Source information: Predicted 3D model of a 72-nucleotide RNA (transfer RNA) from Candidatus Levybacteria bacterium RBG_13_35_9. The sequence is in RNAcentral, with records from ENA.
RNA sequence: GCCGUUUUAGCUCAGUGGUAGAGCAGCUCUUUCGUAAAGAGCAGGUCCUCGGUUCAAAUCCGAGAAACGGCU
Numbered sequence: 001g002c003c004g005u006u007u008u009a010g011c012u013c014a015g016u017g018g019u020a021g022a023g024c025a026g027c028u029c030u031u032u033c034g035u036a037a038a039g040a041g042c043a044g045g046u047c048c049u050c051g052g053u054u055c056a057a058a059u060c061c062g063a064g065a066a067a068c069g070g071c072u
Stems, first nucleotide, its partner, number of pairs: 001071007010024004018055001026042005048064005
């Protein structure tokens, strides 16, 4: 230098055009003599950035950034 993959909640990851989700972690409550476990609930998001397409974009297109891998 060229090519590919990835980027979504604190962490690990779903989500292929129509209200952003799960597990774990956090907080509250129930249960217990108490802790853990279990159960119920709550909170938590600029979907890497900018631009474009569209009635509508996490999703499609372009440019860029970062991480990882391959080739030279």
Notes: It matches the Rfam family "tRNA". It is annotated as a transfer RNA.